[in-house]
Context: one part of a larger RNA
RNA sequence: CUGGGCGUAAAGGGGAUGUAGGCGGCUUAUCAAGUCCGUGGUGAAAGCUCCCGGCUCAACUGGGAGAGGUCUUCGGAUACUGGUGAGCUUGAGGGCAGCAGAGGGAGGUGGAAUUCCCGGUGUAGCGGUGAAAUGCGUAGAUAUCGGGAGGAACACCAGUGGCGAAAGCGGCCUCCUGGGCUGCCCCUGACGCUGAGGUCCGAAAGCGUGGGGAGCAAACCGGAUUAGAUACCCGGGUAGUCCACGCCCUAAACGAUGGACACUAGGUCUGGGGGGUAUCGACCCUCUCCGGGCCGAAGCUAACGCUUUAAGUGUCCCGCCUGGGAAGUACGGCCGCAAGGCUAAAACUC
Numbered sequence: 001c002u003g004g005g006c007g008u009a010a011a012g013g014g015g016a017u018g019u020a021g022g023c024g025g026c027u028u029a030u031c032a033a034g035u036c037c038g039u040g041g042u043g044a045a046a047g048c049u050c051c052c053g054g055c056u057c058a059a060c061u062g063g064g065a066g067a068g069g070u071c072u073u074c075g076g077a078u079a080c081u082g083g084u085g086a087g088c089u090u091g092a093g094g095g096c097a098g099c100a101g102a103g104g105g106a107g108g109u110g111g112a113a114u115u116c117c118c119g120g121u122g123u124a125g126c127g128g129u130g131a132a133a134u135g136c137g138u139a140g141a142u143a144u145c146g147g148g149a150g151g152a153a154c155a156c157c158a159g160u161g162g163c164g165a166a167a168g169c170g171g172c173c174u175c176c177u178g179g180g181c182u183g184c185c186c187c188u189g190a191c192g193c194u195g196a197g198g199u200c201c202g203a204a205a206g207c208g209u210g211g212g213g214a215g216c217a218a219a220c221c222g223g224a225u226u227a228g229a230u231a232c233c234c235g236g237g238u239a240g241u242c243c244a245c246g247c248c249c250u251a252a253a254c255g256a257u258g259g260a261c262a263c264u265a266g267g268u269c270u271g272g273g274g275g276g277u278a279u280c281g282a283c284c285c286u287c288u289c290c291g292g293g294c295c296g297a298a299g300c301u302a303a304c305g306c307u308u309u310a311a312g313u314g315u316c317c318c319g320c321c322u323g324g325g326a327a328g329u330a331c332g333g334c335c336g337c338a339a340g341g342c343u344a345a346a347a348c349u350c
């Protein structure tokens, strides 16, 4: 010496569930596979290390000894790992009683607003911009009042807030349904953690079939701007955006930070629960568990910064990186209706 790493330098899989595998709490008995000790065997020669010798030295070479192993036989040890048996309750799960929530699915329903249609009032403009024009309007627009249709989204509440594994979730009501938190410490008795493959979920855009279509709006058509203007601005406008079912499977899918567990100063704000104190009661004060933020000590870091929600200190398991370009490309394979996705090089070049 027997790799080093992954917030921003290359590097955390978009997320979950779980198979194999890896790893695994406390006590005890036993076995002796791993482990450790000893014994016998074997480990050819050459080579290697040491000692002695031969060529004038050395290289080279002769002799002797030693080292060299996932080896094997037998005997022994039993702390640790492992096997088997017995037990435990703190990990995990369950029970009972409560609590909060835009968690998911289905059905129903409400008001504001936009647009369109009908009717009333009313008359010459409206709209739009930096300024304009295209556009709309005497076939009566804009404005205003009444009525109606339809689609989509839910102002205020609203929060540095809540929920969810992630994607994500926001009017109101009902039904179905998942998860979480707190208290009691009643039950099971290690039933756990991680997870290659597999399976499922997965924004937007996109695709297929059928519906729907108010507003918005790729493409497209006009008007401007400009040297040009395949743009930014303005007037229109189709896919799409919406619904049902089936695909697609990507993202700056980000905390650019995988999951689990334990430990390591505090301060402050905030969401949910429980206890104490106080009180008529709500507040106040205080302790505690779970979540969301900010600041900060030790420590860490190349620095920036992170800091009980770690990027600190440790253990376990998975994924990934190994100079830039060529390239997340070609080829092949698998998947897809297609678009394309996943896996993934090399020549060459700096």
Stems, first nucleotide, its partner, number of pairs: 003322004007304002012318001014201004021194003025088007033081002035077004040072002042069001048066007091191001092188003095184005103177007110154001115149007125136002162169002206247006215241002220236004258317006266295011299306002323350003332343004